[in-house]
RNA sequence: UCGGGCGUGGUGUAACGGCAGCACGUUGGGUUUUGAACCCAAAAGUUCAGGUUCGAAUCCUGGCGCCCGAG
Numbered sequence: 001u002c003g004g005g006c007g008u009g010g011u012g013u014a015a016c017g018g019c020a021g022c023a024c025g026u027u028g029g030g031u032u033u034u035g036a037a038c039c040c041a042a043a044a045g046u047u048c049a050g051g052u053u054c055g056a057a058u059c060c061u062g063g064c065g066c067c068c069g070a071g
Stems, first nucleotide, its partner, number of pairs: 001070007010024004018054001026042005047063005
């Protein structure tokens, strides 16, 4: 440089173009003499910029990052 794949809360992972969910973790509360475990609740996310569409995590274009391959 060229080709391919991937990018979603702190982590992992879902989501026919139609309210972004689940698990773990974190925080608050309950329970407990304290802690663990358990129960209840909360916060936290679509890599970026455009485009298509009534509507985009999803489709299109470009950028960025990571991985694989070729030279």
Molecule: transfer RNA
Organism: Lysinibacter cavernae